[in-house]
C1' cells in the first nucleotide's frame, strides 16, 4: 500500500413548550436519514440521562472535533409604522347650541335712516245707532160633532089652539192652534260695524305730520364668551401585526484536522 473479517460509531437534526433536570410522544423549522411496542389527565430515565426487542452500514464522501455560512425560532427595547379595545369634556380642537359684536357679504335708506315730538287707530269702560238673528204685535187664509157665539131646516117637548121652549145637522163669525205675507211698531241677544259721543290708558304695533341729516338691520360668513357631545382629531392605558436594533439557540451546506483491531499478500 492492497485484500478479507470484526469492533467503536452511525442509521437525522434543531427551536419553543413541558420538566428539579434529560430525552421521547405532540406543535413548529429544516431535510429524506431502519423496523416493532409504550407515551400529555403523559411515557421512560438520573449529569453515564428515553426504555425494551430486532435488522443494516461499518475506519472513512458516510464517524468525531473546530471554524465559516445561516433557514428558522425565542427574549428584550421610554424604538418606528399600522390597527383594535377601554377611559378622559372645556385640561384641546372639529361639531351642536345660546348670548354678544359688526370686519366682510346681503337687504333697506337723500323718493329721507336711527332719534325726538304731536295727533289718531288698535286697547278698556259707559251711553247710543245701524246690521244680523230670534220673538211678539199686524194682515190674509184655515180653523170647534158635543163641554164658544149667532141663525137654527128636519125632528123633539109644552099647549085645545094661538103660540112658546130646548136644541142636533148645516151655514157664518170666532177661541186655542196651523200656514203664509210684509218689514211700518215693540222686546231680547252679540268676537256684526273703514258707526257716533265721553272718559281712561298708552309696553308694543300701524298710520299722518313736524324736526333732523346718514345710517339702520343681524339673514349668512367671521370674531368673543358660555353650555353640551366621547362620533372624529387629541391625551392616557392595554393588546395585536410588520419592520429596526441588541442578545440567545441554531438545522442544512462548506472548509480544516483527527481517529481503531485481527489475519494474509
Nucleotide at each position: 500500500c492492497c485484500g478479507u473479517g470484526c469492533u467503536a460509531a452511525g442509521u437525522g437534526g434543531g427551536g419553543a413548550g413541558g420538566u428539579a433536570g434529560c430525552g421521547g410522544u405532540g406543535c413548529c423549522c429544516u431535510g429524506u436519514a431502519c423496523c416493532c411496542g409504550c407515551a400529555a389527565u403523559c411515557c421512560g430515565c438520573u449529569c453515564u440521562a428515553g426504555c425494551g426487542g430486532g435488522a443494516c452500514u461499518g475506519a472513512a464522501u458516510c464517524c468525531c472535533u473546530u471554524c465559516u455560512c445561516g433557514a428558522g425560532g425565542u427574549u428584550a427595547g421610554u424604538u418606528a409604522a399600522u390597527u383594535u379595545c377601554a377611559g378622559g369634556g372645556u385640561c384641546u380642537g372639529u361639531c351642536u347650541u345660546a348670548a354678544g359684536u359688526a370686519a366682510g357679504u346681503g337687504g333697506u335708506g337723500u323718493u329721507g335712516a336711527u332719534g325726538u315730538u304731536u295727533g289718531g287707530g288698535u286697547c278698556c269702560u259707559a251711553c247710543g245707532c245701524a246690521a244680523u238673528g230670534g220673538g211678539a204685535a199686524u194682515c190674509c187664509a184655515u180653523g170647534a160633532a158635543c163641554c164658544a157665539u149667532g141663525u137654527c131646516a128636519g125632528g123633539u117637548c109644552c099647549g085645545g089652539a094661538a103660540g112658546g121652549a130646548a136644541g142636533c145637522a148645516g151655514c157664518a163669525u170666532u177661541a186655542a192652534g196651523u200656514g203664509g205675507a210684509a218689514g211700518c211698531u215693540c222686546c231680547c241677544a252679540u268676537g256684526u260695524g273703514c258707526c257716533g259721543u265721553a272718559g281712561g290708558g298708552g309696553u308694543g304695533c300701524c298710520u299722518a305730520g313736524a324736526u333732523g341729516g346718514a345710517g339702520c338691520u343681524a339673514a349668512c360668513u367671521g370674531c368673543u364668551u358660555g353650555a353640551g357631545c366621547a362620533a372624529c382629531g387629541c391625551c392616557u392605558g392595554g393588546g395585536a401585526u410588520u419592520g429596526c436594533u441588541a442578545a440567545u439557540c441554531g438545522a442544512c451546506a462548506g472548509a480544516a484536522g483527527g481517529u481503531g483491531c485481527a489475519c494474509g499478500g
This is a predicted structure of a 265-nucleotide RNA (Bacterial large signal recognition particle RNA) from Aeribacillus alveayuensis.
The sequence is in RNAcentral, with records from ENA.
Its mean pLDDT, the model's own confidence on a scale to 100, is 75.
It matches the Rfam family "Bacterial large signal recognition particle RNA". Its Rfam clan is "SRP clan". Rfam's curators write: The signal recognition particle (SRP) is a universally conserved ribonucleoprotein involved in the co-translational targeting of proteins to membranes.
Taxonomically the source falls in Aeribacillus (Bacteria, Bacillati, Bacillota, Bacillaceae).
The model forms 92% of the base pairs in the Rfam consensus.